[in-house]
Context: one part of a larger RNA
RNA sequence: AACGAACGUUGGCGGCGUGGAUUAGGCAUGCAAGUCGAACGAAUCCCGGGGGCAACUCCGGGGGAAGUGGCGAAAGGGGCAGUAAGGCAUGGGUAACUUGCCUCGGGGACUGGGAUAGCCACCCCAACGGGUGGGUAAUACCGGGCGUCGUGUACUGGGGGCAUCCCUGGAACACGAAAGAGAAUCGCCCUGAGAGAGGCUCAUGUGGUAUUAGCUAGUUGGUGAGGUAACGGCUCACCAAGGCCAAGAUGCCUAGCGGGUGUGAGAGCACGACCCGCGUCACUGGCACUGUGACACUGGCCAGACUCCUACGGGAGGCUGCAGUCGAGGAUCUUCGGCAAUGGGCGAAAGCCUGACCGAGCGACGCCGCGUGUGCGAUGAAGGCCUUCGGGUUGUAAAGCACUGUCGGGGGGGAGAAAAGCCGCAAGGCCUGAUCGACCCCCGGAGGAAGCACGGGCUAAGUUCGUGCCAGCAGCCGCGGUAAGACGAACCGUGCGAACGUUGUUC
Repeated sequence: AACGAACGUUGGCGGCGUGGAUUAGGCAUGCAAGUCGAACGAAUCCCGGGGGCAACUCCGGGGGAAGUGGCGAAAGGGGCAGUAAGGCAUGGGUAACUUGCCUCGGGGACUGGGAUAGCCACCCCAACGGGUGGGUAAUACCGGGCGUCGUGUACUGGGGGCAUCCCUGGAACACGAAAGAGAAUCGCCCUGAGAGAGGCUCAUGUGGUAUUAGCUAGUUGGUGAGGUAACGGCUCACCAAGGCCAAGAUGCCUAGCGGGUGUGAGAGCACGACCCGCGUCACUGGCACUGUGACACUGGCCAGACUCCUACGGGAGGCUGCAGUCGAGGAUCUUCGGCAAUGGGCGAAAGCCUGACCGAGCGACGCCGCGUGUGCGAUGAAGGCCUUCGGGUUGUAAAGCACUGUCGGGGGGGAGAAAAGCCGCAAGGCCUGAUCGACCCCCGGAGGAAGCACGGGCUAAGUUCGUGCCAGCAGCCGCGGUAAGACGAACCGUGCGAACGUUGUUC
């Protein structure tokens, strides 16, 4: 000098930050991912019309529970357990690859079909849920045709490359498309490129320990095959016997990495909270499915531990999301408001959702700012303390007089944060602020606002009394055994000040 600090005493206001570092221990409750009726068929319901005595039924329109379907849910949010290298940082490579949505370009969308959820009926179950039959739609699913185009296989001409290849021309065979709608809008299929995003790979760097010296059989390489978006022992069969290592292999311990942070003149040393990038995890272990993308925090399956429900047959769950709770701990907050802004998902849009986010609340936890008055005021009042008893000091301090009005309190006003959006031919109109709130005006009156540590030396600041090696102090040296400037108290002083000290840790 610093801190995500804690503890003690004290505590007026504001701004900006910041706050579970320990048990990656367990969790009640609420919320944290939906959206689209301009993909689809529709229930209850509403309106209009027709039929019927009525119950009700038919037609048209609106609306849209639940469901089918699409997109999203792989982002955003949290933690740092694991990981010393499948990581990270920097710089390359990919002639070995992928890419939904977005942008630019080229081409296309012909014609058929069968189901299924919802629904209805029946049945089983305590529950969670499930079964059978009937019947229905699509931008859900499946054929046929066309097939500009593309891909693959075998072949071939030309050009290029260090490279198993790349570019380009030709012909044959095989394979592969589509989604609607009255229209518009928006979409759909194939394809070329771009942007952005990712996968893979190489080099160098990135802790401790030799009181760890040898390690390794898919191990190292080859051939072939499988697998992948793609290279590869990634996997497998066969063959060879290799590969790493004192420039530290292997083992053990510790640890997320970086931008950065602290300190320091620097070199360095220590650290990696908040914020940003990357990685990794989601009760523990394993696995795949769907998908452009996951081996998926609030998806699925299996096993395990734990908790809960049960009619004992069987089921349900996963806060390392935001709040909150218990526990452990020296120690870390509200079960708040709002989608107004920024951003995200869906939608043609209106809009809906959004504990992301924006705000507020709590904590002197940190930094910074402001205030707790100002001027005058001597018989230097009283009181306190000291005293050589003369006085000195507290001390212009108080009182008193004259003022001021920051902050706080009460009342009123108020810019900005908001531009979009919608309606309309236009002019114009409509709707929109949770909260913060600069700043201004009024009221009132010094009123509501000062402490903490220290005073032997280091180190700024001393006297008296009490105590008597006791009680105690202490960072080091050391104080205390009857005159203690070092213990305790008082007065006085010194330092800092809404703080001041102590402890811990780093330089």
A computed fold for a 507-nucleotide part of an RNA from an uncultured bacterium, annotated as small-subunit ribosomal RNA, 5' domain.
Its mean pLDDT, the model's own confidence on a scale to 100, is 81.